[in-house]
Predicted 3D model of a 78-nucleotide RNA (transfer RNA) from a Nitrospirales bacterium. The coordinates come from a structure-prediction model, not an experiment, and the mean pLDDT is 83. Rfam family: tRNA. It was read from a public genome assembly.

RNA sequence: GAUCCCAUCGUCUAGCCUGGUCCAGGACGGCACCCUCUCAAGGUGCAGACACGGGUUCAAAUCCCGUUGGGAUCACCA
Numbered sequence: 001g002a003u004c005c006c007a008u009c010g011u012c013u014a015g016c017c018u019g020g021u022c023c024a025g026g027a028c029g030g031c032a033c034c035c036u037c038u039c040a041a042g043g044u045g046c047a048g049a050c051a052c053g054g055g056u057u058c059a060a061a062u063c064c065c066g067u068u069g070g071g072a073u074c075a076c077c078a
Stems, first nucleotide, its partner, number of pairs: 001074007010028004020058001030046005051067005
């Protein structure tokens, strides 16, 4: 330098292929309440994320382009 892959709550992830009710779901963790003699367990509720910019579209986490970061392979480096 070329090609390809990855990036979503604090953590792990689903959704992406095939755009459609998603102001994004789940588990663990956090907070509050309930339950309990107490604790644990359990129950209910709450807060919490689409790497960034642009494009296409009625509609984008999803498709396209670019950027950033990470990874893989190849090439170059006499």